[in-house]
RNA sequence: AGAGUUUGAUUCUGGCUCAGGAUGAACGUUGGCGGCGUGCCUAAUACAUGCAAGUCGAACGGUAGAGGCGCUUAGGCGCUUUGAGAGUGGCGCACGGGUGAGUAAGACGCAACUGAUCUGCCCUUUAGACUGGGAUAACCUUUGGAAACAGGGGCUAAUACUGGAUAAGCUGGCGGUAGUUAGAGAGCCGCGAGGGAAUGCGGAUAGCGCUAAGGGAUGAGGUUGCGCGCCAUCAGCUGGUUGGUGAGGUAAGGGCUCACCAAGGCGAUGACGGCUAGGGGAUCUGAGAGGGUGGCCCCCCACACUGGGACUGAGACACGGCCCAGACUCCUACGGGAGGCAGCAGCAGGGAAUCUUGGGCAAUGGGCGAAAGCCUGACCCAGCGACGUCGCGUGGGGGAUGAAGGCCCUCGGGUUGUAAACCCCUUUCCCAAGGAAGAGAAAGGACGGUACUUGGGGAAUAAGCCCGGGCUAACUACGUGCCAGCAGCCGCGGUAAUACGUAGGGGGCAAGCGUUACCCGGAAUCACUGGGCGUAAAGAGCGCGUAGGCGGCUGGAUAAGUCUCUUGUGAAAGCUCCCGGCUUAACUGGGAGAGGUCAAGAGAUACUACCCGGCUAGAGGGCAGUAGAGGAAGGCGGAAUUCCCGGUGUAGCGGUGAUAUGCGUAGAUAUCGGGAGGAACACCAGUGGCGAAGGCGGCCUUCUGGGCUGUGCCUGACGCUGAGGCGCGAGAGCGUGGGGAGCAAACAGGAUUAGAUACCCUGGUAGUCCACGCCCUAAACGAUGGAUGCUAGGUAUGGGGGGUAUCGACCCUUCCCGUGCCGCAGCUAACGCGAUAAGCAUCCCGCCUGGGGACUACGGCCGCAAGGCUAAAACUCAAAGGAAUUGACGGGGGCCCGCACAGGCGGUGGAGCGUGUGGUUUAAUUCGAUGCUAAGCGAAGAACCUUACCAGGGCUUGACAUAUCGGUAGUAGAAACCCGAAAGGGCAACGAUCCCGGGGUAACUCGGGAAGCCGGUACAGGUGCUGCGUGGCUGUCGUCAGCUCGUGCCGUGAGGUGUUGGGUUAAGUCCCGCAACGAGCGCAACCCUCGUCGCUAGUUACACUCUCUAGCGAGACAGCCUCCCACAAGGAGGAGGAAGGUGAGGAUGACGUCAAGUCAGCAUGGCCCUUAUGCCCUGGGCUACACACACGCUACAAUGGCCGGUACAAUGGGCUGCGAUGGCGCGAGCCGGAGCCAAUCCCACCAAAGCCGGCCCCAGUUGGGAUUGCAGGCUGCAACCCGCCUGCAUGAACGUGGAAUCGCUAGUAACCGCAGGUCAGCACACUGCGGUGAAUACGUUCCCGGGCCUUGUACACACCGCCCGUCACGUCAUGGAAGCCGAGAACGAUUGAAGUCGCUGCGCUAACCCGCAAGGGAGGCAGGCGCCGAGGUCCGGGUU
Repeated sequence: AGAGUUUGAUUCUGGCUCAGGAUGAACGUUGGCGGCGUGCCUAAUACAUGCAAGUCGAACGGUAGAGGCGCUUAGGCGCUUUGAGAGUGGCGCACGGGUGAGUAAGACGCAACUGAUCUGCCCUUUAGACUGGGAUAACCUUUGGAAACAGGGGCUAAUACUGGAUAAGCUGGCGGUAGUUAGAGAGCCGCGAGGGAAUGCGGAUAGCGCUAAGGGAUGAGGUUGCGCGCCAUCAGCUGGUUGGUGAGGUAAGGGCUCACCAAGGCGAUGACGGCUAGGGGAUCUGAGAGGGUGGCCCCCCACACUGGGACUGAGACACGGCCCAGACUCCUACGGGAGGCAGCAGCAGGGAAUCUUGGGCAAUGGGCGAAAGCCUGACCCAGCGACGUCGCGUGGGGGAUGAAGGCCCUCGGGUUGUAAACCCCUUUCCCAAGGAAGAGAAAGGACGGUACUUGGGGAAUAAGCCCGGGCUAACUACGUGCCAGCAGCCGCGGUAAUACGUAGGGGGCAAGCGUUACCCGGAAUCACUGGGCGUAAAGAGCGCGUAGGCGGCUGGAUAAGUCUCUUGUGAAAGCUCCCGGCUUAACUGGGAGAGGUCAAGAGAUACUACCCGGCUAGAGGGCAGUAGAGGAAGGCGGAAUUCCCGGUGUAGCGGUGAUAUGCGUAGAUAUCGGGAGGAACACCAGUGGCGAAGGCGGCCUUCUGGGCUGUGCCUGACGCUGAGGCGCGAGAGCGUGGGGAGCAAACAGGAUUAGAUACCCUGGUAGUCCACGCCCUAAACGAUGGAUGCUAGGUAUGGGGGGUAUCGACCCUUCCCGUGCCGCAGCUAACGCGAUAAGCAUCCCGCCUGGGGACUACGGCCGCAAGGCUAAAACUCAAAGGAAUUGACGGGGGCCCGCACAGGCGGUGGAGCGUGUGGUUUAAUUCGAUGCUAAGCGAAGAACCUUACCAGGGCUUGACAUAUCGGUAGUAGAAACCCGAAAGGGCAACGAUCCCGGGGUAACUCGGGAAGCCGGUACAGGUGCUGCGUGGCUGUCGUCAGCUCGUGCCGUGAGGUGUUGGGUUAAGUCCCGCAACGAGCGCAACCCUCGUCGCUAGUUACACUCUCUAGCGAGACAGCCUCCCACAAGGAGGAGGAAGGUGAGGAUGACGUCAAGUCAGCAUGGCCCUUAUGCCCUGGGCUACACACACGCUACAAUGGCCGGUACAAUGGGCUGCGAUGGCGCGAGCCGGAGCCAAUCCCACCAAAGCCGGCCCCAGUUGGGAUUGCAGGCUGCAACCCGCCUGCAUGAACGUGGAAUCGCUAGUAACCGCAGGUCAGCACACUGCGGUGAAUACGUUCCCGGGCCUUGUACACACCGCCCGUCACGUCAUGGAAGCCGAGAACGAUUGAAGUCGCUGCGCUAACCCGCAAGGGAGGCAGGCGCCGAGGUCCGGGUU
């Protein structure tokens, strides 16, 4: 730092997605150790049990108990020491600890203020503590109650309560006073009034307490400025409301509360309302700016079952206090009571999910105490959890025959892999021993027998997870076969999957690894830093103008912004740097720094701002001219349409692609005259003018807005823009009233069509027109907001002015304003824009943020309605788009080819037959080929064979190849015989060969080996599958003229140029031109055959010019002439020539297309079969037959058929072959065998159509020959299924073929025969050969195919494309909906607890006062009443 994804490719826009970091996490899987952290994010749900706040006898009275002494009636009593528990009293319980429900401001943060305040304990200063009194718990006794607890009587103490004295600098009042402020209630002085205390405790000179006052410190209350969420589909809110006066209240200012008075206060700089949320230090991310978060730790706030309330107190409206109401739980004797874990553990529940009912007060800190000490779930530790982070380990070194095993393999090998084994070494582990610091003068350590140290043992106890198609690092095999599955995005999987699953190997991280969730980043994808708006999303339809924002030149002043310096503050922790402590690190200690729209002070004054002046270039005005469909009202005019009246006139008119509906003999159309009425204004007219836009077009008049030019006379910045607001705003539409000629939604009819609710035609109503009032939209477009300045030119045009010129209009030149085109720089993704900017800049406004949903829903506002304005979400997609490129396509255009059409000739489609195919049938009818480009195709020849198919019978190392092991002499082989259809099986006389070594003279024999055979192992074999795994070969477009490359140039790029253009050609053939210049594959030519001539040679032949055969040459090149064209390329005509404009034919097939065809010709990867999917045999089948198609043959006849006679070829073939002469047979053929390995002989002295002669006489025939019968011939082991031929007999359909369709442009079509290959035999097919031998082409509109240029495109598996809407069914999301069920808040009414406050207080009442007393008074309490008041109930409305 980027990457993937829209396309055939490109570029831009734009969204989606990924790689990084982070977490209080969870889930899956795996798991060795330790350190430090951290652990209910959900139900502020309900809680069993234990603990979490007490302490003080040195404040007080006093007790149980225990020890001692004494007495004793032996029950006990007294004294003394000690003293639990309880009580009075003091201090604490407002701290510490928890939680985040509420709270958008009474919170919090930063900075200030408090002259408007309080502050226990603590520190300090000053002055004091004198003198009285009355009670009351405990205790004793008694009563009620289940309990909780309560009541009565009696006694008693205090640092409990209380009267009085003294007293100030305290409090309040009055008077005075310096000084200060925006504004004094502070300070000082004086005079009155008010107003304290415990002479306590205490081993007693100590010390601790008490009272008043001042100061400090700490803590708290209050106030101000600034900062601190979302929604405007919340726009108006407010009655104690805003202010004043007075009072009350408070520690204290204050509408905090009350009475009265005034009518204010807040709000687009967002009031009010709704939703959400504890705030900050910080923390995560980020380059930063920013965005997200607020868990642990620290600060603040709020809360303590829910709601309300006060009491006590220095401090509370009080988590482990009180009262009341409510919900819930528990106890109960039913009368009543008790309770509040959001303290620490723990339980239930909820949830994806979050721990021990642990140890200790040793340390730190807190409460009480004089202290010892007690208490402390604060805290310090331990436990559990890989939850996070940091560190360590699972060994280190050596070790190649690269072991075995696994996997892959081209079978050679590769890899796992120095990895292992093996050798040497070490110890975080285990055992044993010692054993801390943390701790103060001593003792005292939960952690902990822990850390650490030493000795011994032994590699031992310790590796997983994810990934491997691209992004993204890492590849093979097998399995699977759009199945199973994967997937963050693009996307993988339909039989060769590096994407699924498994394995091997590999990559990454590592006690973890992945996944999920969420946050930031990447995303410049909300753009302050740092984006845009002509066509991608985006300029409001246009103007006027409010607030606001911005603003010309110049002088002075101020110093708000701005800049500099100083001071204060920004707690600690955290962050950065430096240093230190744990072995290191994490962690932690110390120091420094950083961190702000902060506050105060001092200074600077360029710019901005405020204030005071001046100026004229902006703006406005005056004066003089000027153009115009600018606007409004009134009037006038002619042409045309229609209608009415009249005339002439007769049968049609009208309309269309063609018709018809319609009009017309009741007289239309046409034509003439007259009249009526409405609407619109031809020509002029323009690329023109005017207007802000919408828009404006005959002429005249009136009223009226704006512009331009000239002048430089006046004002003196008066300006620009403009959220809201206001106005204007085409057409259609609406309301009321007119008007209505033409036109014309709706509607009717006629056509068209499969249909035609359309296009076309005939009619026709709203409407179009006018007046008034609404509506307020548009492709309201230049798809381009307004203003100002600057930045090359050229050309045209509208308006005005100057110069020049002229008699004058022109012309020429120049300035300003407007309207167009071209164009430099520049800009742009490109297209394009380019002084009328989309260039360079400034200011202001509006608008955009992926596509669809959606110019929609809901809500609000407007409207008579139609509807308009504003404007979402759920859900869904991985894109949707802009511009340009190359193709393809078009019932787009231009140019041009081809038997493409047309013009011709002959066919096919109808019949019979042949062949092929489909279909059907079958045991099998083997397989392939399927539009053109399959179908007389693979097959150039299926009776067996072929043969791959079927049935049956057989064989199993096999019909065939190679290697190896074992066995084998009566072996291999094998007559005859047996079974059998054959194959095959069985039996078996007879019966071998070769090589080496030994023995033997030899015959022969022994051992080993070869061949053969038998058995076994590897393997053979497969026409089994995949032509969509392939090679090779082939078809087709197409013998069409195209297809490309190098360099250069153009373009951001795809790509273009070249190859386009003007001509020309059969041709990208050639010429010319040209940012191109060249080149390659194609075209042409070179090659073969034919045609003319020459030369050479030649078998056969008696001979030879010639012919012929073989070969070598010549000839043709637009060369010559005339004309055309551009002096070109080339074309037209002519001459000569055998041949003339590529002379004819062949061979030759560019880049590529069709996943075209072929695994069955061959080859080949993979898969499959292995006593069978291999091999052999017999028989059958491939030859079936209701049908359909394709290609042919023969015909339908007289240009013919039949009979007789007769003429002329060429290409070819021939040895288990062609086969002559001769003979036989009606014939097929047979007998026979000459000749020929062939220019010699034979097929074949060959042909047929043709020619000559004859018959037939238009008919199902003397046409036609199918079919069938009989008799024969040939080939062959064999013609039944299933061959060909001959003779005789039989004689079918068929009388020229519907729609449609094929071939052919000259020696061609058509007609005629001949030969060959295949082949034993079988040819209507195929490949060749010659014979006879035409017609027609005006032409390129149309059909088909093709080439080039151009144009449009939303197509690119490319028009056999793409794609829209309805309907049917199902699923999901959302709106509406009668109705139904909840929630929370407010208003109104009613009821009204506790409690404060106020009034009352006839009942009760120790302290003080009067009184001898009784009693009375003051004061207090209960009770009563009132205001407020939580909550409850009711009604209506509103929200959700």
Predicted 3D model of a 1440-nucleotide RNA (small-subunit ribosomal RNA) from an uncultured bacterium. Its Rfam family is "Bacterial small subunit ribosomal RNA". Model confidence (mean pLDDT): 84 of 100.